[in-house]
Order: sequence, then C1' cells, then structure tokens
RNA sequence: AAGGGCAAACCGCCGGGAACGGCGGGACGCAAAGUUCCGGGCCCCACCGCUCACAAGGAGCGAGGGCGGCCGAGCUGCCGAA
Repeated sequence: AAGGGCAAACCGCCGGGAACGGCGGGACGCAAAGUUCCGGGCCCCACCGCUCACAAGGAGCGAGGGCGGCCGAGCUGCCGAA
C1' cells in the first nucleotide's frame, strides 16, 4: 500500500458511595488504543482496621475498589513494498 479494526473528549440512558463501567451517538487519536493488575504509577474510598486529633468533624496509612488510551512485562494478532 490493500482490506479493514479500535474509539478520546463531549452528549443521552443505565449501574455504582465514588473512581469508574455498560449501551447508543460521536471521533481526539492509536500498528496492538487486542488481552491480563504480575511490577511501577495514578485515581476512588461508602463499610472495616491502625495512627494523629478528638465536641462534631478531619487527616494519614492499610485492606478493599478502579484506570490496560500512564509505563513496563506476559500472552495473542491482519497485510506485506523495503
């Protein structure tokens, strides 16, 4: 190149405490923007534990949850000039 694929923001509906997710619309982009929380990072935190404080409340950490279009890593993957 050819055939195509995915689908950001935003909007509508639904779920959730939230991050966020699902469906539809919509395209910012993506050669893995396919997939998996294994490592790092970021986000949420209604309930629970610990610490500080303590009138109420609040803050931090842990557990828990989320993001694969934050990065790494594993697995899988269309075409084919050079």
RNAcentral holds the sequence, with entries from MGnify.
Predicted 3D model of an 82-nucleotide RNA (c-di-GMP-I riboswitch aptamer) from a soil metagenome.
Its mean pLDDT, the model's own confidence on a scale to 100, is 89.